[in-house]
């Protein structure tokens, strides 16, 4: 990079550097000079892998990942008599993260 696979309504921020954007994708709707995003430390938080345990589970000293909003919301198809909003429901694709392979 591809492939398979599991999971994505829960959860957890301060400090330094720095200075215009950013939140993948067209749109919406939000965050950003009362400094966003990004790095760096340092601290949390979850338990996917390892490892431990008195093993329907627990534990958290390793590897990863994460810490604004359900993956922010998106399209299809359907319910709520019709439209127009709203709200529910299902479904796919795209994406992140994890394990495995190639």
């Nucleotide at each position: 990079u591809u492939c398979u696979u599991a999971u994505c309504g829960a959860g957890a921020g301060a400090g330094a550097c720095g200075g215009a954007g950013g939140g993948a994708u067209a749109g919406g709707c939000c965050c950003a000079g009362c400094g966003a995003u990004g790095u760096c430390u340092c601290a949390g938080c979850a338990a996917c892998c390892a490892g431990c345990c008195a093993c329907a589970g627990g534990c958290a000293c390793g590897g990863u990942g994460c810490u604004a909003a359900u993956u922010c919301c998106a399209a299809g198809g359907g319910u709520g008599a019709c439209a127009a909003c709203c709200a529910c429901c299902u479904u796919g694709a795209a994406g992140a993260u994890g394990a495995g392979a190639a």
The RNA shown here (SAM riboswitch aptamer (S box leader)) has 102 nucleotides and comes from Sporosarcina sp. P2. NCBI's taxonomy places the organism under Bacteria, Bacilli, Caryophanales, Caryophanaceae, Sporosarcina. Of the family's consensus pairs, 97% are formed in the model.